[in-house]
RNA sequence: GGCCGGGUCCUGUGCAACGGGAGCCCGUGAACCGAGUCAGGGCCGGGAGGCAGCAGCUCUCAGCGGAACCUCCUGUGUGCCGCAGGUCGCCUGGUCGUC
Numbered sequence: 001g002g003c004c005g006g007g008u009c010c011u012g013u014g015c016a017a018c019g020g021g022a023g024c025c026c027g028u029g030a031a032c033c034g035a036g037u038c039a040g041g042g043c044c045g046g047g048a049g050g051c052a053g054c055a056g057c058u059c060u061c062a063g064c065g066g067a068a069c070c071u072c073c074u075g076u077g078u079g080c081c082g083c084a085g086g087u088c089g090c091c092u093g094g095u096c097g098u099c
Base pairs, nucleotide, nucleotide: 001096002095003094004093005092006091007090008089009086010085011084012083013082014081015079016078017076018075019074020073021072022071023070025066026065027064028063034059035058036057037056042051043050044049
């Protein structure tokens, strides 16, 4: 000095961790302007019965609050984990040649 390999540096990519958001789940949730059921009372009817329907109750929309797991989205040198590439920048091993 050449060739091959490893480590380091950088880039891309994948994965994981962490952070954020959403979904799922639970709770709450409409005086009227959601639904159902509608005591009382009201109206219609000779009557049987019917009609509308407040409160209450039930279910729920939007919204609000709340744990963990899971799913999705997103972000960060958190990892130096995997893969590929880069400049030959640094370190190192093997081998060959030369002085």
Bacterial small signal recognition particle RNA from an Acidimicrobiia bacterium, 99 nucleotides, folded computationally. Its Rfam family is "Bacterial small signal recognition particle RNA". It is annotated as a non-coding RNA gene. The source organism's lineage runs through Bacteria, Bacillati, Actinomycetota and Acidimicrobiia.